Parts: sequence; C1' cells; structure tokens
RNA sequence: AGCCCCUUCGUCUAGCGGCAAGGACGCUGGCCUUUGGAGCCGGCAACAUCGGUUCGAAUCCGAUAGGGGCUA
Repeated sequence: AGCCCCUUCGUCUAGCGGCAAGGACGCUGGCCUUUGGAGCCGGCAACAUCGGUUCGAAUCCGAUAGGGGCUA
C1' cells in the first nucleotide's frame, strides 16, 4: 500500500427492512428471610461517526474512525 472480516446496554450476546432494540451477568429499588450472598418482582443502561437509498434502516450502499487477518 491493496484486499477481507468485525464494531449493539458496564461485560457477553440475539437481531438479517416495519421490535416498546430482546436475553444473560452486573448495578440498583423492593418483597421474602433470624440474617443473607439464595429465591421472587421491578428499574437503569446500547445500535462507532457522517452521508445516501427507502414510505420506513441496527439491518442495504458509501466514506471515515477503531480493532483483527491475509498478501506484498
């Protein structure tokens, strides 16, 4: 330098054009309990950035950024 792949709550992850963006762990409020770290109910929190396509984008396209790989 060229090419390919990845980027979603604090962490791991589901999603494949129309979701209130789901789950687990975590954090947190409450219940239960002699106590509790167990069990039950609830809450918080995410689509890397910018543009484009579309009636509609986490999802498709492009650029940029970051990470990984292959070639030279």

RNAcentral holds the sequence, with entries from ENA.
This is a predicted structure of a 72-nucleotide RNA (transfer RNA) from an uncultured archaeon.
Its mean pLDDT, the model's own confidence on a scale to 100, is 80.
It matches the Rfam family "tRNA". By type it is a transfer RNA.